[in-house]
Formats: sequence, structure tokens, C1' cells
RNA sequence: GCUGAACACGGUAAACCCGGCGAAAGCCGGGGGCACAAAGCCACCGGUCUACUGGAUUGAAUCCUACGAUAGCGGGGUUGCCAGCA
Repeated sequence: GCUGAACACGGUAAACCCGGCGAAAGCCGGGGGCACAAAGCCACCGGUCUACUGGAUUGAAUCCUACGAUAGCGGGGUUGCCAGCA
């Protein structure tokens, strides 16, 4: 560096429930396990979600808007356990 999850140590924690934060998406803590060989970390690129804010429009609705979010959507960067190969 590549391949793999058989061996070993283990690790993380979906949905859902409770408490909290947030306008929301979502996040934090506890419970809980769907899954995951990087489902460790990073918002750089694309995608997706929300729209406090600002703008357009309306009788009301509604539409646009990321500086917000998502790393368990993909790419990329970076660190790493075991084994095999080079």
C1' cells in the first nucleotide's frame, strides 16, 4: 500500500421511548439494537433536509434564499485494530 472480517481485542449505535436544546431540519444525555471493517474524525466537492433571516407574491396559502443541518447519502482528506499478500 492492497485485500478481507474467518482469528483476537473490542468499538460504534438505526428505528423507537424518556428528558433537554433548537423556528425547523436536527443535536445532546439515558434506555434500546437496525446495521456498520472505518458507521473514528473533518462540511473541501456534489446531493439531500430545514428556512429563524432576507426577498417575491397573496384574501390566506405559497415560492426563492444557508450563514443552519446531514460524516449511518456519495466523493475526497486524515488517523487506526487483527489477519493475509506485496